Predicted 3D model of a 76-nucleotide RNA (c-di-GMP-I-GGC riboswitch aptamer) from Desulfocapsa sp.

[in-house]
RNA sequence: AUAGAUAAAGCCAAACCUGUUGUGAGACAGGGACGGAAAACUACGGAACUUGUACAAGUCAGCCGAGUUACCUUUU
Numbered sequence: 001a002u003a004g005a006u007a008a009a010g011c012c013a014a015a016c017c018u019g020u021u022g023u024g025a026g027a028c029a030g031g032g033a034c035g036g037a038a039a040a041c042u043a044c045g046g047a048a049c050u051u052g053u054a055c056a057a058g059u060c061a062g063c064c065g066a067g068u069u070a071c072c073u074u075u076u
Stems, first nucleotide, its partner, number of pairs: 001075001003073002011036002016031006034062001040068003044065003048059004
């Protein structure tokens, strides 16, 4: 530097349940595993969603793209 396997050290944890919180989308903690090779971080672009009469204000990084950083393994 390339690639990501029916591998593997280790990692994360969807739905659902319980509690707290928010008008809401959602968030956090515990349980739980559908999955993940960036399912790590950043709302920068698009999508989606919420509140709002509207300008607008928010949510989402486990929708796609972009940026930054990192583990293991394979090949050179």